[in-house]
RNA sequence: CUCUUAUCCCGAGCUGGCGGAGGGACAGGCCCGACGAAGCCCGGCAACCAUCCUCAAUGAACAAUGAGGAAAGGUGCUAACCUGGCAAGGCGCAUAGCGUCUUGGAAGAUAAGAG
Repeated sequence: CUCUUAUCCCGAGCUGGCGGAGGGACAGGCCCGACGAAGCCCGGCAACCAUCCUCAAUGAACAAUGAGGAAAGGUGCUAACCUGGCAAGGCGCAUAGCGUCUUGGAAGAUAAGAG
């Protein structure tokens, strides 16, 4: 980098430290930011993988599988639920359109696995 699977409206610093101008992935919109952005450290949140325990069915037993729990080793996350694109459908309007809602998709993010 590509592919597969799962998840993406929970939660976490309204005064921690360093830093010093950008940031919210991307057009557009709308926002955050010298009352201090990114980044780093610390703190916190969560529980995907790994670990441990209990239970269930199968089984001679173990392993594997499913459900629940503990803990926090590997990650991740820690403004607004940010919105938004492509397609279909519902509703409304002053109707080649616009607004709004729903569903699906695309793109993206994270984890685990494969190449």

This is a predicted structure of a 115-nucleotide RNA (SAM riboswitch aptamer (S box leader)) from Salsuginibacillus halophilus. Taxonomically the source falls in Salsuginibacillus (Bacteria, Bacillati, Bacilli, Bacillaceae). The sequence was found by an Rfam model in a public genome assembly.